The prediction has a mean pLDDT of 80.
A computed fold for a 73-nucleotide RNA from a Dehalococcoidia bacterium, annotated as transfer RNA.
Its Rfam family is "tRNA". From the family's description: Transfer RNA (tRNA) molecules are approximately 80 nucleotides in length. It is annotated as a transfer RNA.
The source organism's lineage runs through Bacteria, Bacillati, Chloroflexota and Dehalococcoidia.
It was read from a public genome assembly.
[in-house]
RNA sequence: GGGUCGUUAGCUCAGUUGGCAGAGCAUCGGACUUUUAAUCCGUCGGUCCCCGGUUCGAGUCCGGGACGACCCA
Repeated sequence: GGGUCGUUAGCUCAGUUGGCAGAGCAUCGGACUUUUAAUCCGUCGGUCCCCGGUUCGAGUCCGGGACGACCCA
């Protein structure tokens, strides 16, 4: 220098053919328990990496950029 992949909640990750942003864990509250742990119920949580474009509508499609991983040279 070229290419491929990834970036979504505090963490790990889903998100299909463009149409309500989700799960598990964690936090917080409660139930249960002599207490703790475990278990169960509920709650809290988001600038979908950034900028622009397309569209009635973008996490998703297109262009550029940033960061990371890998491959080639």